[in-house]
Context: one part of a larger RNA
C1' cells in the first nucleotide's frame, strides 16, 4: 500500500406518510371604484422581529340572529383579564377606517412637503390645532365677457357624469415572423401572437331590400349543437384551406322609429292671402303598407317597465342509531378469540397497530332576528284591433349603382355573383327598387341606405360539494407557501428548506470539559427515537484482524 471480514463515521438514496398541488365534475356566483377601487406603506399588542387581523375607536366598536363554558389568533411561557347580567366563536347589518394610489387644492424622488377659503377650537394677541370645501374633461343651465358696433371666442358658477383596476371569456381597430410547401417568391402559419380601445356578467348577432324553388310551389329572427361533409368547391389544382341548403336537438318573443298628414307654441320673409324654418304632443311603421275619404269598434290579446309577493333557495346552525362486553398479545388494541346490538348511517376523518356500534361526522330530517337570489301570482304602467274607397302624398341620398384600388365571403380575379370601401362618379322614387353566384328576359322573394331585443352560448378570477388505473418534497404549481431570499442600473430572472414520540414524559440530579461535547442518572415500547431527532443506500473516511507485496 491492495484485497478480505467485521465494526464505526459521512452522506441522505430507498420505502413509508401529506399538511401542498394537478386535472375534472356539479352547482353557485361574476364586476370594484369620486359614498375615493385592486394595490401598497406606516402603525396596531403587557410583552412583539414575521405571518394574519385591524386603522389614532386600530388581534378590534355596536346591534341583531346562532352557538356555547370556556377564552385573550399563527404561538409556547409568564402577568393582567374577559366570561351564565352569555365571553370567545360563527353568522347578517351598521360604525370607525391614518398616509400613498385614477388620486382630484399646489408640488412631489409614492406613502411626503406647502397652501387658499369657510366654520369652530386655544391665545391678551401671532404661531398653532379640528372639521368641511377648493383638479381635469364632457354636457346642461345660467352669468360674464375681447379685438370689434352687434356678436363670437373666452371666462366664472351651479348640477350630472366620466377618469382607474379586473384570471379568461367577447366586439372593434393596428397586425408579424419563425414554420410548412421537405429549397422558395403566390399560398401557409393567421387574421394567430404581439399592441390599443372598449363593453358586460355575459360579449356579439338578431326579426328579411333573407333562404329556397324553377313555372307552381316552400321555410320563417339570432345563437349553440349533432348530421350534411373532410362532401360541394377552391388551390404555384402544390403544401394545404375547407363551405353552405337541408336536416334532428337546445332556446325560444318580437318590438321602437324617420316621413305623410294633424294640433299647439316659437322664429323668418312678405304690404296681406300665405309659404318656409323649428319645438312639443298626436298619428304611423311596411306590400292584403301608412297617410288621407267614409264606415266600424272600445274589444281582444301582450308585457322585456315598477312595486308587492305564495313558494323555493343562499349567507350561521341543529337532532341524528347501534358494545367502550368477556379472554389472549402488546407500550397501547381498534388486532385475534367468543359474545351482542344498529342500520333510509359500512361516505370520510380521528383515537397509543386495522373501530359500522369511542369521537367528529355520515342517512335522514329540522331551521334565521338581518341581508339577499331565484319565482307561481297580484296590481299599477305601458303596448296592441277591423271594413270599405280613393291614386293626391309618403315609406331613411352623396345613398345604391358604376369604374379604379383593395379588403371580407371556405372562394387566390377567376365566368365572380354578394358584403365593406380609399378615390371619382352618381340614380330611380313603388307604373320604383334590390336579390335569386357573370349578364339578359322571364318568373320568384324582398323593400337597403335609422333603432332595441331575454333564452340556449363563451370563460372562471371567486364560493360550496366531490371526483381521480393524477403526482407524493430532484416529483406535484416557480412556490408543502415565496414571486420570499438572493442576482440585476432597470424591464426582468429566481430557488432551497418536509417527518422525535402515542404523548414533551424535550433528558431533574452527578460527573469530566472554559465551552462545544460526551459519560452516568431518569423519561420512554424503543434514545442504535435526544431535538444536526423515522428509516438510514452506495460514493469518502477511519479503527480492528488476516492474507499479499
Nucleotide at each position: 500500500a491492495g484485497c478480505a471480514u467485521a465494526u464505526a463515521g459521512g452522506g441522505g438514496a430507498u420505502g413509508c406518510c401529506u399538511u401542498g398541488g394537478c386535472a375534472c365534475u356539479a352547482g353557485g356566483c361574476g364586476c370594484c371604484g369620486a359614498u375615493g377601487a385592486a394595490g401598497g406603506a406606516c402603525g396596531u399588542g403587557a410583552u412583539a422581529a414575521g405571518c394574519u387581523g385591524c386603522g389614532a375607536u386600530a388581534a378590534g366598536c355596536u346591534a341583531c340572529g346562532g352557538u356555547a363554558a370556556g377564552a385573550u389568533g399563527c404561538a409556547c411561557u409568564u402577568a393582567a383579564u374577559c366570561u351564565a347580567u352569555g365571553a370567545c366563536c360563527c353568522g347578517u347589518a351598521g360604525a370607525u377606517g391614518u398616509c400613498c394610489g385614477a388620486a382630484u387644492g399646489c408640488g412631489g424622488a409614492a406613502a411626503c412637503g406647502c397652501a387658499c377659503u369657510g366654520a369652530g377650537a386655544g391665545u391678551u394677541a401671532u404661531g398653532u390645532c379640528u372639521c368641511a370645501g377648493u383638479a381635469u374633461c364632457a354636457u346642461a343651465a345660467c352669468a360674464u365677457g375681447a379685438a370689434u358696433u352687434c356678436a363670437u371666442a373666452g371666462u366664472g358658477u351651479u348640477a350630472u357624469g366620466a377618469g382607474g383596476g379586473g384570471a379568461a371569456c367577447c366586439c372593434a381597430c393596428u397586425g408579424a415572423a419563425c414554420u410548412g410547401a421537405a429549397a422558395c417568391a403566390u399560398c401557409u402559419a393567421a387574421g394567430u401572437a404581439a399592441g390599443u380601445g372598449g363593453a358586460g356578467g355575459a360579449a356579439a348577432a338578431g326579426a328579411g331590400a333573407a333562404u329556397a324553388a324553377a313555372c307552381u310551389a316552400a321555410u320563417u329572427a339570432u345563437u349553440g349543437u349533432g348530421g350534411g361533409a373532410g362532401u360541394a368547391g377552391u388551390g404555384g389544382c402544390g403544401a394545404g384551406c375547407g363551405a353552405a341548403a337541408c336536416u334532428g336537438c337546445a332556446a325560444g318573443a318580437g318590438c321602437c322609429u324617420a316621413a305623410a298628414c294633424c294640433u299647439a307654441g316659437g322664429g323668418a320673409a312678405g304690404a296681406a292671402a300665405u309659404u318656409c324654418c323649428u319645438u312639443a304632443g298626436g298619428g304611423g311603421u311596411u306590400u292584403c303598407g301608412g297617410a288621407c275619404u267614409u264606415c266600424a269598434a272600445u274589444a281582444u290579446g301582450a308585457u322585456a317597465u315598477g312595486u308587492c309577493a305564495a313558494u323555493c333557495g343562499a349567507u350561521a346552525g341543529g337532532u341524528g342509531a347501534a358494545c367502550u362486553u368477556g379472554g389472549u398479545u402488546g407500550g397501547a388494541a381498534a388486532a385475534c378469540c367468543g359474545g351482542g346490538c344498529a342500520a333510509c348511517a359500512c361516505a370520510g376523518g380521528g383515537u397509543a397497530a386495522u373501530a359500522g356500534c369511542c369521537c367528529c361526522g355520515u342517512a335522514a330530517c329540522c331551521g334565521a332576528a338581518a341581508u339577499u337570489g331565484a319565482a307561481c301570482g297580484a296590481c299599477a304602467g305601458u303596448c296592441u284591433a277591423g271594413a270599405a274607397g280613393a291614386u293626391u302624398c309618403c315609406a331613411g341620398a352623396g345613398u345604391a349603382g358604376c369604374a379604379c384600388g383593395g379588403g371580407g365571403c371556405a372562394c387566390g380575379u377567376g365566368a365572380a355573383a354578394c358584403c365593406c370601401u380609399g378615390u371619382g362618379u352618381g340614380a330611380a322614387g313603388a307604373c320604383a327598387c334590390c336579390a335569386g353566384g357573370a349578364c339578359c328576359a322571364u318568373c320568384u322573394g324582398g323593400u337597403a341606405a335609422g333603432g332595441c331585443u331575454a333564452a340556449a352560448u363563451a370563460c372562471g378570477a371567486c364560493c360550496u360539494a366531490g371526483u381521480g388505473a393524477c403526482c407524493g418534497a430532484u416529483a406535484g404549481c416557480g412556490a408543502a407557501u415565496a414571486g420570499u431570499a438572493c442576482c440585476g442600473u432597470g424591464a426582468g430572472g429566481g430557488a432551497a428548506c418536509g417527518g422525535u414520540g402515542a404523548a414533551a414524559a424535550g433528558a431533574a440530579c452527578c460527573c469530566c470539559g472554559g465551552g462545544a461535547g460526551g459519560g452516568g442518572a431518569g423519561u420512554g415500547a424503543a434514545a442504535a427515537a435526544g431535538a444536526a431527532c423515522c428509516u438510514g443506500a452506495a460514493a469518502c473516511u477511519g479503527u480492528a484482524u488476516g492474507c499479499u507485496u
This is a predicted structure of a 549-nucleotide part of an RNA (large-subunit ribosomal RNA, domain I) from an uncultured Clostridia bacterium. The coordinates come from a structure-prediction model, not an experiment, and the mean pLDDT is 84. It was read from a public genome assembly.